[in-house]
Context: one part of a larger RNA
RNA sequence: CACCGCCCGUCACACCAUGAGAGCCGGUAACACCCGAAGUCAGUAGUCUAACCGCAAGGGGACGCUGCCGAAGGUGGGGCUGGUGAUUGGGGUGAAGUCGUAACAAGGUAGCCGUAUCGGAAGGUGCGGCUGGAUCACCUCCUU
Repeated sequence: CACCGCCCGUCACACCAUGAGAGCCGGUAACACCCGAAGUCAGUAGUCUAACCGCAAGGGGACGCUGCCGAAGGUGGGGCUGGUGAUUGGGGUGAAGUCGUAACAAGGUAGCCGUAUCGGAAGGUGCGGCUGGAUCACCUCCUU
């Protein structure tokens, strides 16, 4: 400040964060499959063999080859997550603006809750419910 009060919603403007969105670009940890270095281990027809064992053959050793495991890499479909995206939905804030006036007094149709439906918006209407409804009258109960 105290009805010249309070106050609701749409709309317009500005800013902020945010949901949806054809998608696009990344990050991340796994999974399946492919390939598979080094190396250990296992196997072994081959090759070599000075130092060890053995008189010798050979053992042993080395190389090679094969296999298991295996880093990196490749392919694939998903998971989680971040950014971005025409457009779109509501939300918040803002001095003041537009339209009305729904609520607060019986707020000028009492209000509110649920639901259906309608409407620029607050909201209206129908049905059911509540009193946290004023006023008048009556009834019941209590007190004096």
Model confidence (mean pLDDT): 81 of 100. This is a predicted structure of a 144-nucleotide part of an RNA (small-subunit ribosomal RNA, 3' minor domain) from Hydrogeniiclostridium mannosilyticum. It matches the Rfam family "Bacterial small subunit ribosomal RNA". Gene Ontology terms of the family: structural constituent of ribosome and ribosome. The full RNA is in RNAcentral, with records from ENA and SILVA.